Overview
RNAcentral holds the full RNA, with entries from ENA. Small-subunit ribosomal RNA, 5' domain from an uncultured prokaryote, 528 nucleotides, folded computationally.
[in-house]
Context: one part of a larger RNA
Formats: sequence, structure tokens, C1' cells
RNA sequence: GAUUGAACGCUGGCGGUAUGCUUAACACAUGCAAGGCGAACGGAAACAUGGGAGCUUGCUCCUGAUGACGAGUGGCGGACGGGUGCGUAACGCGUGGGAAUCUACCCAGUAGCGGGGGAUAACUUGUGGAAACGCAAGCUAAUACCGCAUACGCCCUAAGGGGGAAAGUAGGGGAUCUUCGGAGACCUUGCACUAUUGGAUGAGCCUGCGUUGGAUUAGCUUGUUGGUGAGGUAAAGGCUCACCAAGGCGACGAUCUAUAGCUGGUCUGAGAGGAUGAACAGCCACACUGGGACUGAGACACGGCCCAGACUCCUACGGGAGGCAGCAGUGGGGAAUAUUGGACAAUGGGCGCAAGCCUGAUCCAGCCAUGCCGCGUGUGUGAAGAAGGCCUUAGGGUUGUAAAGCACUUUCAGUGGGGAGGAAAUUCUGGUGAUUAAUACUUUCCGGAUUUGACGUUACCCACAGAAGAAGGACCGGCUAAAUCAGUGCCAGCAGCCGCGGUAAUACUGAUGGUCCGAGCGUUAAUC
Repeated sequence: GAUUGAACGCUGGCGGUAUGCUUAACACAUGCAAGGCGAACGGAAACAUGGGAGCUUGCUCCUGAUGACGAGUGGCGGACGGGUGCGUAACGCGUGGGAAUCUACCCAGUAGCGGGGGAUAACUUGUGGAAACGCAAGCUAAUACCGCAUACGCCCUAAGGGGGAAAGUAGGGGAUCUUCGGAGACCUUGCACUAUUGGAUGAGCCUGCGUUGGAUUAGCUUGUUGGUGAGGUAAAGGCUCACCAAGGCGACGAUCUAUAGCUGGUCUGAGAGGAUGAACAGCCACACUGGGACUGAGACACGGCCCAGACUCCUACGGGAGGCAGCAGUGGGGAAUAUUGGACAAUGGGCGCAAGCCUGAUCCAGCCAUGCCGCGUGUGUGAAGAAGGCCUUAGGGUUGUAAAGCACUUUCAGUGGGGAGGAAAUUCUGGUGAUUAAUACUUUCCGGAUUUGACGUUACCCACAGAAGAAGGACCGGCUAAAUCAGUGCCAGCAGCCGCGGUAAUACUGAUGGUCCGAGCGUUAAUC
């Protein structure tokens, strides 16, 4: 000199933009942060509409008929998104290769979607418990579950053979059939379903090289190193096991120990390098501590389960409940770090045919000069060089065109008006092509109409009034730009280094003047 997620002192007008527990991975009150689907299902708890009954004429009851739907079965999602950096010196990360793998949803291809069965929750009844939560009996449905049939391709094979699947639902419909029903068969379309192939995406595994300090850590290792066989896994492999051999690593630093998430990057520097890893992005690890598996395409799962432990809470003492390193917020620690805010309008995600619902992701707003950037606190004129202050050799000098005065301007803030863009979709409707038996339904494309904004009193523009509301901090011995007076008297004090102060201190304290920065200025800490 540059820099910072900074803090402290003094001071503080506006806006834009970015950042904001670096410490206790300490403990957490409260609210919210993952649900959605009735176009899978049986239903009918609450609400609304329609219908019916009763009368007390505005109430009660019935009804699943309709919209919607508590609880339940079922499928999908809770493995993403969000947080933190404890652990980890490791194939963890970075980079370059590799073969023995899986991949829900998505895209493309091929083939199919036939016919049956037995249960079970909800519910009802009984019953246990303080509660959490159960137990028994009875009833019922499905895209839940299980056989049978079929099998192009698929899997196994000793090559003969053997094995294995599915589910419906919603819209529309001219004939035909039917138990004549507002129902179904049948046809058709959409979405689902089954098997399989390929892709895409994501993930698992192996490996070359690189990746902090200590030798006051020199030897380490028995599933250890290799082989055979078996098991196991989606998959190679001592991954595991039985047997066999005795290997394997190490001064090119094994082992041990300390520290640490890694990277793109960031800071500095002419570069080489050094330091660092906040915010943003990629990967990894973790979710009160330790262990374990279940479900699933995917977890050994932050807001799932089980066991053990510590802690907190409830209890009828028998037993139960919990996990903010999600967003806010509280206590504590600390030099130190924000609101128990708004909205799903946009972007994205989950579910759903859709409408839509959910979303502390996200977008916004609030707080803080924490950083960066921009603007303002007026402009011109004005010598009687006013008054006052300070200095003085007492003449004067300086503050100083500074002020006052005169003439102007009105950024920003203030008040009042106007006012984009962030909005494209969705929905409805007309035409057109596709599909189809069909001018139904569904849908591509092109038009039209009606809406959808948290921010928001938005950005921006116009008008009004008036210099009106807006300057400080540090320093002045040398380094280092800027000096005089008074007080003090090795005292009080200053100080980054040299040093200053013991009666004329440009170095302490105050004043005047000056210098440098400026809504900041200094100090401290840290890095180059």
C1' cells in the first nucleotide's frame, strides 16, 4: 500500500446493491418448514346445494342425488429442496482413465392387457388402559393380495427341457345384444397397467497422478498378503467363510500422533509464489450420542422405525412423549452478527386428467454505514478586507470572499397528483389438422374474449414550497502532508520505531491556525 463475513471509539443526510453467529455440532418455549390424489376403493364424520317428511313458517329429521370430504385402504412423493462442517489425511476431493453393474418418473420400439379366488382396514359390538395406545368377535371394497391361462421377446439350462405377467378408470357413441334400469356388453379416445429392447438422466464400483505438520513417532500387519472353492451383492473384490501357502507395507517416510471437510475460486503480488476456502457453484460427511435394519427404483433415511445412553417433559407410578446443524425466535457463550414479517404474483419442486392444493425452496419486505457504488449538504457575486477569536516586534498579520448583504437554483428528503414492466399461462370460445364408424370425446397449430401482482404509497414522470432538513474524524518532532501561543514542570502524560516531558516542550493538555480523508474517519485484530 492492498484486503476483511470484522469488532471498538467519535460522528452520521439519501438511494442502489451485496453481505450479516467466524464463538457452544451448547440447550431449546411457541408457530410454521411435505404433502397431494374421490378420474384406484369401501364409504358418510363435518359443511354446502337439491329432493322429501313433520309441523311450532323457520326450525328439526331423513336422503350419497350433487359439490366437496374427517378418519381409513391404495398408489405417488416424504432419498429432492433446505441446514451444518462434527468426523475424515481418505479413491474423501481434484483430474485423467476403466469394467463386472443398477436406474422410479421421462423418450422411442416390439408384444400383451383373458378368466377366477380368498382376505383385510374403515365400520359395528364387546372389552383393557390415567394416557400413549390396544385386544377379541362380526361385516365389506379396490389399480391391495394370490392362483390359473397365454409368452414375440425375457430368465435358467446338463441344450433334452424348465420358469415367469398384467388393472383398471374417465369421456364420447350410430347400429346390434341383454336381466329392459337413469345399467352393462360392444366400438372408440385419453390416462393408467404388464413383459422386454434401446436411449436419456442419476447412482454404485476399480484405478494412474496430485492433496498439511511432526522422526523428540522406525518398524507396522494375522483376514493380515496371495491362491482354490463356496456364500453374498445390482455389481468386480478377503466383502464374508473353509482350506492351503507365508506373505504384504516401510527413510521415495510405513505405523503412530497433531491439525483439517476438498475443489472451482477468493485476497495479495509485476510475476513466481504466499495466505485462504464466508457468500455463489460442484462433490463429500453428518442430523441429540452410539448401533441396527425395514420399506423402497433409490436410504441404512434431518422433520420414518427399533435398541441402548445422556438430557427434558407428562403420569393415576403401572407406563409414556421429545430431538431447530430447516425459517423466524429464546436462553447461554462471545468483541460480535438481523424479523417469532408478506406472498405463492414470478421461477422451480411434489401430487393430480385438470381445476387446484402444498411449498420458511424461492420471490419480496423489515433491521445494521458491515462492504462496494452513486448523489447531496447549495451556486454566483460580495473589501468597509466588518465584528469577534488567535498571534504580534503593538505598526500590523491571520481566520478571510469566509460571513453578512445582493442575485439565483431546487438534486435528494417533504407534500399532492399521474404511472410502466415483471403476465406468460390457466379458463371460455372460433377456425384448422390428427384420431375415429363419427360432424361425439380428446388433442396439435393459428386467432378472439375474460381474468391473475406479495413487492406496492413500485421504478419513472409532473406540480408545489423554501437555502430551506443534511459534516465529521484523525493528525501537525522525524519517518509523513501540516505550527504558534498558553498551562504543566522526569509530574501529569504521549509513543508504530527513533524517542518527548527535570521552567522558554512545534512531541503532554487546551486554544487558534493548518494538513489529509470525507458520511465517514481513526484504532485494534488478521493476510499478502